[in-house]
Molecule: c-di-AMP riboswitch aptamer (ydaO/yuaA leader)
Organism: Actinoplanes sp. OR16
């Protein structure tokens, strides 16, 4: 001087997951924000079979499986031109919890407020309409 790669600090994106107090800290504790139980009224209402509900974008379908899983789509869900939608394009489409019980639901009660990436090297750093200034 270059390539990687790490750790802090700032910014900035997903997400509800953020702020303040207080503590050396672990944490508590407030407050905003998210989600769960839980009545009337409404919904629902048979029989067999199958438990069944929830957070979440993360659900379905076909094929293959050595039954562990594995691929190929898909509901959705994010990023992409400095704001907005469309289109294109690109990338996710997981994990968990409850324990046999849950429709909706005022009063009231239960819980969370974690993680995660990125700040560049030839790129879709695209097209269009709109709205701001």
């Nucleotide at each position: 001087g270059g390539c990687a790669g790490g750790c802090c600090a700032c910014c900035g994106c997903c997400c509800a997951a953020u702020c303040g107090u207080c503590g050396c800290g672990a944490g508590a504790c407030g407050a905003g924000c998210c989600g769960g139980g839980g009545a009337a009224c409404c919904a629902a209402g048979u029989c067999a079979g199958u438990g069944g509900g929830g957070u979440g974008a993360a659900u379905c379908c076909g094929c293959c499986u050595u039954c562990g899983g594995g691929c190929g789509g898909u509901a959705g869900g994010g990023a992409u031109c400095u704001c907005u939608u469309c289109c294109g394009u690109c990338c996710c489409g997981a994990a968990c919890c409850c324990g046999u019980c849950a429709g909706c639901u005022a009063a009231c009660u239960c819980g969370g407020u974690c993680g995660g990436c990125g700040g560049u090297g030839a790129c879709a750093a695209g097209g269009a309409a709109g709205g701001a200034a």